Context: one part of a larger RNA
RNA sequence: UCUUGGUUAAGGAACUCGGCAAAAAAGCGUCCGUAAGUUCGCAAUAAGGACUGCCCUUCGCAAGAAGGGCCGCAGCUAAAGUAUCUCUGGCAACUGUUUACCAAAAACACAACUCCCUGCUAACACGUAAGUGGAUGUAUAGGGGGUGACACCUGACCGAUGCGAGAAGGUUAACGGUGGGGGUGGUGCGUCGUAAGACGUAUUGCUCACCGCCCGAAGCCCUCGUCAAUGUCGGCGGUAACUAUAACCGUCCAAAGGUAGCGCAAUUCCUUUUCAGGUAAGUUCUGAAGCGCAUGAAAGGUGUAAUGAUCGGAGAACUGUCUCAACCAAGAGCUCGAUGAAAAUGCGAUUCCAGUGAAGACGCUGGAUACCUGCAGCAAGACGAAAAGACCCCAGGAGCUUUACUGUGUGUUUGCAUUGACUUUAAAGGUUUAAUACGUAGCGUAGUGGUGAGGAUUUGAAGUCUGUCUUUCGGGGCAGAUGGAUCCGACAAUGAAACAGCCAUUUUUAAUUCUUUAAAGCCUAACCGAUUAGGACUCCAGAUUUAUUUGGUAAGCCUAAUUGAGACAGUGCAUGCUGGACAGUUUAAAUGGGGCAUUUUCCUCCUAAAGAGUAAUGGAGGAGUUUAUCAAGGUUGGCUUAGCCCGGAUGGAAAUCGGGCUGGACGCGUAAAGGCAAAAGCCAGCUUGACUGCAAGACUUACAAGUCGCGCAGGCGCGAAAGCGGAACUUAGCGACCCGACAAUUCUUUAUAGAAAGGUUGGAGACAACGGCUAAAAGUUACCCUGGGGAUAACAGGCUAGUUUCGUCCGAGAGUCCCUAUCGACGACGAAGCUCGGCACCUCGAUGUCGGCUCAUCCUAGCGCGGGGCUGGAGAAGGUCCCAAGCGUAUGGCUGUUCGCCAUUUAAAAGGAUACGUGAGCUGGGUUCAAACCGUCGUGAGACAGGUUGGUCUCUACCUGCUGUAGGCGUUAGUCUGAACAAGACUUAUAAACACUUGAAGGGAGUCGAUCCUAGUACGAGAGGACCGGAUUGAACGAGCCACUGGUCUAUCAGCUUUGAUACCAAUUGAAAUGCUGAGUAGCUAUUGCUCGGAAGGGAUAAGCGCUGAAAGCAUCUAAGCACGAAGCCUACCCUAAGACAAUGUGUUAGGUCCGUAGAAGACUACUACGUUGAUAGGUCACAGAUGUAAGCACAGUAAUGUGUUUAGUCGAGUGAUACUAAUAGACCG
Repeated sequence: UCUUGGUUAAGGAACUCGGCAAAAAAGCGUCCGUAAGUUCGCAAUAAGGACUGCCCUUCGCAAGAAGGGCCGCAGCUAAAGUAUCUCUGGCAACUGUUUACCAAAAACACAACUCCCUGCUAACACGUAAGUGGAUGUAUAGGGGGUGACACCUGACCGAUGCGAGAAGGUUAACGGUGGGGGUGGUGCGUCGUAAGACGUAUUGCUCACCGCCCGAAGCCCUCGUCAAUGUCGGCGGUAACUAUAACCGUCCAAAGGUAGCGCAAUUCCUUUUCAGGUAAGUUCUGAAGCGCAUGAAAGGUGUAAUGAUCGGAGAACUGUCUCAACCAAGAGCUCGAUGAAAAUGCGAUUCCAGUGAAGACGCUGGAUACCUGCAGCAAGACGAAAAGACCCCAGGAGCUUUACUGUGUGUUUGCAUUGACUUUAAAGGUUUAAUACGUAGCGUAGUGGUGAGGAUUUGAAGUCUGUCUUUCGGGGCAGAUGGAUCCGACAAUGAAACAGCCAUUUUUAAUUCUUUAAAGCCUAACCGAUUAGGACUCCAGAUUUAUUUGGUAAGCCUAAUUGAGACAGUGCAUGCUGGACAGUUUAAAUGGGGCAUUUUCCUCCUAAAGAGUAAUGGAGGAGUUUAUCAAGGUUGGCUUAGCCCGGAUGGAAAUCGGGCUGGACGCGUAAAGGCAAAAGCCAGCUUGACUGCAAGACUUACAAGUCGCGCAGGCGCGAAAGCGGAACUUAGCGACCCGACAAUUCUUUAUAGAAAGGUUGGAGACAACGGCUAAAAGUUACCCUGGGGAUAACAGGCUAGUUUCGUCCGAGAGUCCCUAUCGACGACGAAGCUCGGCACCUCGAUGUCGGCUCAUCCUAGCGCGGGGCUGGAGAAGGUCCCAAGCGUAUGGCUGUUCGCCAUUUAAAAGGAUACGUGAGCUGGGUUCAAACCGUCGUGAGACAGGUUGGUCUCUACCUGCUGUAGGCGUUAGUCUGAACAAGACUUAUAAACACUUGAAGGGAGUCGAUCCUAGUACGAGAGGACCGGAUUGAACGAGCCACUGGUCUAUCAGCUUUGAUACCAAUUGAAAUGCUGAGUAGCUAUUGCUCGGAAGGGAUAAGCGCUGAAAGCAUCUAAGCACGAAGCCUACCCUAAGACAAUGUGUUAGGUCCGUAGAAGACUACUACGUUGAUAGGUCACAGAUGUAAGCACAGUAAUGUGUUUAGUCGAGUGAUACUAAUAGACCG
């Protein structure tokens, strides 16, 4: 010193994030007595109060009750075990569950409510399947989602996303059907060609990974429904007779605009909202208010008794949590004996300060300091140890999410197969039959073409009636009845077309039949279930004939029967849809860290430093084209813009006309720059060179690209010609390779022919992250991981000084007047290195981060105390400036706070630095891991310098440093060299020891108030009210001490309980925290007791004030000279101190160590006393002092018990005496 315990005066939470920890309380004993609230069960042992031992008597079966008596400080008398209580909020109803090893909670669960699914071969789940669970259950059942007892309730919205239903329409796969197209054969015909053959056309084959159309389901679009499905639930302006506010009005938008409730909240940023309560003081708490940044109704809203190792606030009780510490015990530590790890370790002969330096040095530079070596301690440093930083960034990975991309399981749809019979209906197509066909004109209902002069009719004509179909409403067709012999056509008329009848055909309709398709129904025989029976096998039991037989046999298998269902279902293949359930991946870079923002290619200018080139998240602008026949191209010819001045009708500042001046200011499609005058601008004529094939040579340049171009050939335009012309005054107007498509092609051509395919040429298709990754791609991680980085952020340091703070100068102005008593605008110049920053230099193989506690050291830009100047200083109190760092510089309430506000003190409650001093010193409230809640954001995973609850702080000290304490060695005398007090040499041996000293140097201390006197004086109208000087008494701080007051006092004394032992009684003793309780000597100890300290004085000074006094005949505190002047400096006071590298003096002698007895000394050492010539310790005796009247005996009492002997007995450390015991004997150094 630590750990675990015991006790504590006065106060009693002042401690602290927080009563953490501790303390306390009859703690399911008895009797009394218990509130609000309430779900009537509770709350409740609420709270609170009293009693409790032993003996005797009475009552009672007993437990016990009542009465009387006895003792103690204390009677559940000890131990163990065992609620502190009350008031008031949040959350969760409750009991339960959870992160084994940092989170026990408000999270999970829960009963209850609600929604959805599921009719049994159930849904659902597992499984490739068989099968199994669900369930030997059957909707009062099972599965899934949400909310979370109970009470009162649960609003609006179906626009979006889901889900359910729907089926008219649109769209839509495979299969199927059909047509076209391509390729290639055959045949016929035609044209061309001498022919070979080519082309065209018709027809007929084969073929294709081509195209269209028809059929074709679910899905999607669509229409409804649905929110206790996912979800959502407005803005602006105005208005009332004070003001304020707005019941009211207007307007816009929306699917609807948040209802009831609650509300600064676990949700409120501003915010410590405002008011009230509580407190001396309240960022917390409670109650209200409501502009709700960003409440709100089953991701439930609001209440709520009970419950909670839950989270806030207040109080009572209680206390060492604290003021403010003290003592004691045990165990460590320490010493000795024995045994004996670990981490760590570049080398070390391992100081301080200042500086330097990869920017914080034991190791460098310069100074200072320092004899050598242990031991006990402390932790400031060794950017200490530990862990290749978890934050941040970069690269990689992984988990998770989703309307990222691409797939897949599942589910579902359709087709075909397994797969059959029949019926009906519908559709399509075809056959057959029957009908149908009205513009106008015309007798009239004329489909079209042909043929045609006849045709129909007793097998019943015309007419009439009835029915039916159709209708253009006029009529027409058919059937039946009646009727009983005609009717139609030709001719004529009309008209585009002329009628009877026959043939063919078209439209529309009806019927029939065939094929296909669809839907519905039905059947039974596939297929699928159920039940029953039998059989073989298996198994069990038995029998003997030992490999056969007899009986039984659950499930499964086979067969049969009955029954249900049935060509469905199921299954297989193909197919569309769905599809984070699953998988693989992607999710850019630059960047004064990263993210957010911005940017990414090209052109022009400046930066750019007079060749070219040249960076930045430097400063400015542009481009992703335009122009096509009336050209903005080519050529030939011609012309001159603009501004200003003068003159001139309407006519103006500007229209058009004339003259002059300037010169490039105009214009050149477009940005800017550079250019441009018989032009590069403007106008006109003719035109297409806005050509084809090439190209010497250059520029530029990493490459790839990019740019200019003499000249040649072809065929052109303009021009009389020379000539000019391969777009545009120039510089932007763009994209490599691959890929497929298109156009052209006298290219290649897998036996041959063709085809297919490819090549070549051309113009298009985009990569804008613009040298383009892939055909195809977003997020999240606080559950995270790995590799790296101080190449890169957060802390700290460093550099800087925009910001910050402080100062100086100027002096507009304020100050009645007056710049400067005081303040000082607009400005100027500095300093500091505290703030916020900038930079990114050390550190990412780790430099622990806010605040508090503890302990501090320094600075001064001075808060108080000291000394001064000025004052708009009467006094007092102030203001401001100068000197001065000696000392001092508060306790509480709130909050994690630093800060701040508040209460109350104070002389004052100063500001800073020290890794925002201090975590190998403490704490861990905040921040900043994992859990969870709220608000907000996000589809989601998740996120939030938003709020809230909870949440592992390791290290035995080697070195330096510091505090102590020891051991070793040195420090001796003389002589000589030497200037020497430096340095060195030699010689000698009473040179040794002890005591007292000096003091270089270092450390400590250093403070201030109040009252009284001077004096109610000076001053002042008064109110007030001093300087100087003197006295007293305090606060805080410090040192020492224990007579007093107290504390403690674990081998002292006494009392008491339970239990064991000494056989029992009595007595004594052990254990129970020293068992508990009451006292307490010595010692230790308290501002909780006592004593003392700061002073006074001297010297030199600061600011300042002076004397004399020149430079400068004056003036001047200064230049020479002299004197004052502060808590500050040096002394003085106290302490250490000669290892102060060498001192003084005096005195005494012979010693010292081991060893022993001890100690008010002590970790060990050391120190001190003593060692027989002895009181050193023990013992003994006496006394002080503590306790409080022992045991035994006697007596009294029924007994408990009392009284006497007895102020007794007992007793640690104290005081004195006494050799009884032990300090014997000796050894070693010198």
The part of an RNA shown here (large-subunit ribosomal RNA, half B) has 1230 nucleotides and comes from a Minisyncoccota bacterium.
It matches the Rfam family "Bacterial large subunit ribosomal RNA". Gene Ontology terms of the family: structural constituent of ribosome and ribosome.